[in-house]
RNA sequence: AGAGUUUGAUCCUGGCUCAGGAUGAACGUUGGCGGCGUGGAUAAGGCAUGCAAGUCGAGGGACCCUUCGGGGGACCGGCAGACGGGUUAGUAACACGUGGAUAAUACACCCUAAAGUCAGGCAUAGUCCGGAGAAAUCCGGAGUAAUUCCUGAUAGUCCUGCUGUGUAAUAACAGUAAGGUAAAGCUUUUGUGCUUUAGGAGUAGUCCGCGGCCUAUCAGCUUGUUGGUGAGGUAAUGGCUCACCAAGGCAAUGACGGGUAGGGGGCGUGAGAGCGUGACCCCCAACAGAGGCACUGACACAUGGGCCUCACACCUACGGGUGGCAGCAGUCGAGAAUCUUCCACAAUGGGCGAAAGCCUGAUGGAGCGACGCCGCGUGCGGGAAGAAGAUCUUAGGAUUGUAAACCGCUUUUCUGGAGGAUGAAGGUGCGUUUCAUUUUUGUUCGGUGCAGUUCAGUGUAUUUUAUUGAACCCACGGAGCAAGAAUGAAGCGCAUUAGACAGUACUCCAGGAAUAAGGGGGGACUAAUCACGUGCCAGCAGUAGCGGUAAUACGUGACCCUCAAACGUUAUCCGGAUUUACUGGGCGUAAAGAGUCUUAAGACUGUUUAGCAAGUUUUUGGUUAAAGCUUCAGGCUCAACCUGAAGAGUGCCAAGAAAACUGCUUUUCUAGAGGGCGUUAGAGGCAAGCGGAACGUACGGUGUAGGGGUGAAAUCCGUUGAUAUCGUGCGGAAUAUCAAAAGCGAAGGCAGCUUGCUGGGGCGACCCUGACGUUGAAUGACGAAAGCGUGGGUAGCGAACGAGAUUAGAUACCUCGGUAGUCCACGCCGUAAACUUUGGACACUAGCUAGUGGAAGUAUCGACCCUUUCACUGGCGAAGCUAACGCGUUAAGUGUCCCGCCUGGGAAGUACGCGCGCAAGCGUGAAACUCAAAGGAAUAGACGGGGAUUUACACAAGCGGUGGACCACGUGGCUUAAUUCGAUUCUAAGCGGAGAACCUUACCAGGGCUUGACAUGUUAGUGAAAUCCCAAGGAAACUUGGGACCUCUUCGGACACUAACACAGGUGUUGCAUGGUUGUCGACAGCAGGUGCUGUGAAGUGCUUCCUUAAAUGGAUAAACCUGCGCAACCCUUAUCCUAUGUUUUAUUUGUCAUGGGAGACUGCCGCGGAUAACGUGGAGGAAGGUGGGGAUAACGCCAAAUCAGCAUGGCCCUUAUGCUCUGGGCAGCACACGUGGUACAAUGGCUAGUACAAUGGGUCGCAAACCGGUAACGGGAAGCUAAUCCCAUCAAAACUAGUCUCAGUUCGGAUUGAGGUCUGCAAUUCGACCUCAUGAAGUUGGAAUCGCUAGUAAUCGCAGAUCAGCUACGCUGCGAUGAAUAUGUCACUGAAUCUUGUACUCACCGCCCAUCACGUCAGGAAAGUUGGGAACACCCGAAGUGCCUGGUAACAGGCCCUAAGGUGGAUUCAAUGAUCAGGACGAAGUUGUCAGUGCAGACUG
Repeated sequence: AGAGUUUGAUCCUGGCUCAGGAUGAACGUUGGCGGCGUGGAUAAGGCAUGCAAGUCGAGGGACCCUUCGGGGGACCGGCAGACGGGUUAGUAACACGUGGAUAAUACACCCUAAAGUCAGGCAUAGUCCGGAGAAAUCCGGAGUAAUUCCUGAUAGUCCUGCUGUGUAAUAACAGUAAGGUAAAGCUUUUGUGCUUUAGGAGUAGUCCGCGGCCUAUCAGCUUGUUGGUGAGGUAAUGGCUCACCAAGGCAAUGACGGGUAGGGGGCGUGAGAGCGUGACCCCCAACAGAGGCACUGACACAUGGGCCUCACACCUACGGGUGGCAGCAGUCGAGAAUCUUCCACAAUGGGCGAAAGCCUGAUGGAGCGACGCCGCGUGCGGGAAGAAGAUCUUAGGAUUGUAAACCGCUUUUCUGGAGGAUGAAGGUGCGUUUCAUUUUUGUUCGGUGCAGUUCAGUGUAUUUUAUUGAACCCACGGAGCAAGAAUGAAGCGCAUUAGACAGUACUCCAGGAAUAAGGGGGGACUAAUCACGUGCCAGCAGUAGCGGUAAUACGUGACCCUCAAACGUUAUCCGGAUUUACUGGGCGUAAAGAGUCUUAAGACUGUUUAGCAAGUUUUUGGUUAAAGCUUCAGGCUCAACCUGAAGAGUGCCAAGAAAACUGCUUUUCUAGAGGGCGUUAGAGGCAAGCGGAACGUACGGUGUAGGGGUGAAAUCCGUUGAUAUCGUGCGGAAUAUCAAAAGCGAAGGCAGCUUGCUGGGGCGACCCUGACGUUGAAUGACGAAAGCGUGGGUAGCGAACGAGAUUAGAUACCUCGGUAGUCCACGCCGUAAACUUUGGACACUAGCUAGUGGAAGUAUCGACCCUUUCACUGGCGAAGCUAACGCGUUAAGUGUCCCGCCUGGGAAGUACGCGCGCAAGCGUGAAACUCAAAGGAAUAGACGGGGAUUUACACAAGCGGUGGACCACGUGGCUUAAUUCGAUUCUAAGCGGAGAACCUUACCAGGGCUUGACAUGUUAGUGAAAUCCCAAGGAAACUUGGGACCUCUUCGGACACUAACACAGGUGUUGCAUGGUUGUCGACAGCAGGUGCUGUGAAGUGCUUCCUUAAAUGGAUAAACCUGCGCAACCCUUAUCCUAUGUUUUAUUUGUCAUGGGAGACUGCCGCGGAUAACGUGGAGGAAGGUGGGGAUAACGCCAAAUCAGCAUGGCCCUUAUGCUCUGGGCAGCACACGUGGUACAAUGGCUAGUACAAUGGGUCGCAAACCGGUAACGGGAAGCUAAUCCCAUCAAAACUAGUCUCAGUUCGGAUUGAGGUCUGCAAUUCGACCUCAUGAAGUUGGAAUCGCUAGUAAUCGCAGAUCAGCUACGCUGCGAUGAAUAUGUCACUGAAUCUUGUACUCACCGCCCAUCACGUCAGGAAAGUUGGGAACACCCGAAGUGCCUGGUAACAGGCCCUAAGGUGGAUUCAAUGAUCAGGACGAAGUUGUCAGUGCAGACUG
């Protein structure tokens, strides 16, 4: 990284399938070990049993035991049972993830800091007494403690209130004269508890932004709903709850509903983006049999707590009780499927405790399972007579295979034995050091206070006194230092204690290759091949597919490939799949552009200025748990695994910076867009009026027998006067010519003329507005024809219908009629191949040419023309694009923007649901099931009742036949013991068979033989071989018996027989295993290659086109130039001449003739035509003229054409027979059918007589003359001849001459039959030919149809030969004799060739293929209904419980609201099932028809 599969092949589109990786897997086969992981995915089904949550005596008071140290322990009390462990039912949600907020919060245990711990009181369990009960358990009375509970005091930086500062805000700060709230002890000794406050740590609650499933066949949802005010409630915000007020809120950016689902870290895969997934481990959530509820508490509405309801199970004394494994083990069930009722608290962690310690199915370990990942082993070296065996074989050999055996070595593993861990930190005791705390003593320092004393000051005139200050003494408490004591902590030392795993890991010793390999596969994809068996069977298969007698595809064996303690299969996921396409697809024809336009939302959007900074870019910070991932190190012997560090984690948040681009605000401009002015073309639309032609009809005139219609007819009209023709009137519909490739319109569509109203467009030059634009899911409008409704109208046409034809039928095509409809008005319908099968807008990218409209220039009297330019409509084309076809400034090119649509074919534009519609129906629009294709474009063929060109005894023009008769021959059929076999349209049928009485002969009946009738070889024996004779049996073959004979030899043997073995033999089978040979298209002109060029390719070109030819014969042209096999020529023969030779012939020469050699014909010459060419045509000369006639020669291929029975040959089959041989029979059989011939039907003849003229051949096992006999066949006879000599053979017959017959079943015709003969042959009965006499059938020229032939031909006439004893020969192959007619055209028939066209064919039109019906199978739909589930709603009832009300001191009693479960009801939704009904898919070789029901419209092609 790709591969297989649509086709005859190709390219494309497009699906399906495979190779890879993965898994909590399962199943099959197999199985040595270890490490690390992992293991109820289904029934959130039910559970026996055990364990999984306790602890504290240092809170309390009883009680019991005691070694008097202490220990146990129910109860009260404290803490913990909200953790840990399990599961994924529910949940689409703030559940989760991520980032924020909490100025809206709380907190037990722990840490830090501050303060405090005062005084009282009421109960209650246990206990005792009494009582109820089966039990569970409960009740009454008495009485008691606490770290239980309560009251009071005190307190603050606590709470509440108020004021101010302050904030975006309710924060925070300051103040306050207001109000309120604490506590528990225990131990004795330090300490440890308790209370309040503040902070921390860590948890928990709440809120918000963003993110992550499917469904619109769920489009509208909502009443506490959205908001406000107030109150309640909470730790806390909030309709969280309540009262009142307002009427809001959500939704296409998907509300509401339905389905599914625990979320994340991660995991799997992938290059990535993605896609899938959520086991184990971690985080979060939710749940604990189903449902509801609160209590306790720091935390619960609580898995091993409580109450109630329901279901289930258990106990019961029937009164009543008990329970909850989705904890660890284990059990049942269901299932494809998932483990031990293990050990230990030694480690880690948790709860309680001051601690020792206790508890811990958390955890640490062990067990089971190849369930996964990783590692190790099952030996290593040598060893060729390449052993045996097996398999294959070209019979030589090859492979298994150094593999084994055998020799040497090692010991991982294994077995036995010995040693033996790390994991231990800690606890306790003792000692010691340091530190801390407390205390004692001493000392120093300073502080405060009372009394006293003294001094000083103030005051008073002075004293007492008062007051202030200082000193001393005393008391209090504080700080420092020193010493001592006690306790605690830490360090160190010593001692002691503690391991489930485990006597395990590991190490050593001994033994011995010892204990250890399978699974899948082997046609392609896909690594690896042979043999046998089987015979569309059995089977395989992932896909396409394999198997019908040579199967590398089934089964077995051998060998090989691959992975390996595993290997395969199944299931699922990703990949490959660029097959949903962001990265990274498409829509003219493959699936796919809406029928057209308008427009709200949305998306996108010209130019300029300034600002902002949402997007964007960048910097910094935070976060992104751990594990996982990556990298680097390290630890287990390695690895898996584990440990450490770093990185990544593409995301989110915050702060800063930038201002180009997008965005927002603002300013400007005119190039986009629009408006004004002028001018202009037009079947654009609507309405009204008017016209002529045609048609129909009515009336009238003329006129007479038909008309009409068709392929041909008939129905039909017409003597009641048609058709035809003239005149007049009436009616409806459509508008010839102009007319076009034209014009207009958004599309549908629009056509006589005039008028009115009206929409849009183009051009010109200026003015104005100033981006006003583009697209457009929804929405709205328009929308051919047909159809529908109401009312008119109706000439023509004309579904349905009637009739006539056609036809096998003809519900059609053709004809005669004809109703709806077609027309008008109004209203529906809303679809078309509504197509340019091509959405709209803008920009850019060569041209040439034609048409329409406008303008300018030029020109003209004017127009046309010409030049430039704008708009529109066509054709051809650069570049480019495209799978190709094709498109190509009117793009399918290059780009931008917006919308619509597609994702294999069928089922199916169907079903269900919904919307619209009067209906018809339209819109939207699946699945089950089924197939491996369906499809597009182009290529080569083949085919066409397509076209063009050409050709042939193809037709036509002729001549003669066949088809009718009889006979012969062949075939079919029938018959038979056998009628041997083959050949079957042309291309079998007088063919193989150029010769069936036996033989042939292959067939049948019967009799024989078995190494054989025939070949080669080996062994042994006998013997001349061989040949001949006789006898018996027999149909013969043959068998049996006897006899004669007694070989050659180099002594090896040859040869024959007997016995045995290899083998012989087979016309047995397969021509669809083959070779060789042959027929046919076809004496048609084709077939193919190299190089080059074109095309993505299959392929094309060459080989086309024009002219020409018998011809792919030649010439010219041309991306072709050459070449091969065919054509032609070369070869043979014949016609003319020359020459040489001369056996025969003749009396002889010449000549004829024969045999050799040569000449001659080449469009060479001339005229005309033609491109001056090729060539055609005419002519001259010539025996012959355009290939002179004939023959030999048969391209590539087609038909699985023919032949295994001519021969050869692979495989298969038979082997005392399917071989060999013999006798007889059959191949000859006869109602019939076909084919090929012969003879005739007569006068162009028959018969009789006479007279002529050939050529080719054959002959010694032969041809046979003369002559004689016989009516004849023939016989006798024997000359001659190995042949130009003799014979067949005077070689002929038709012909010619003469006669007769006179149109008849005959003097035609000769079949058939009788009699008598001849010849061949062992033999003529079945079953030969010939001769003579007699007999004398059908047949009087042949229906439909069909064959041959173009000149020495047809036709007619005879002769010869092969085969052969003879002959069925009238056949065949040759030979000569006589000797015509017609055509020089055509493509209508048949066949062929080239080019072209269409194709859904390629087994190739004998193709392909459609629909109904019949039968079977399957899935889905509808269906009177029936059954079950889900989710709501209304009403009733209403447990436990919170709350509220009343009473009560309280306990409690009564009541109210809400509410689980339950009941009733009608709607809703999803399933299951249902007689029957309709369609669909598939199925074997069934039935009927055969080009697609009918009308109309449009489109396309010519």
A computed fold for a 1502-nucleotide RNA from a marine sediment metagenome, annotated as small-subunit ribosomal RNA. The RNAcentral record of the sequence draws on SILVA.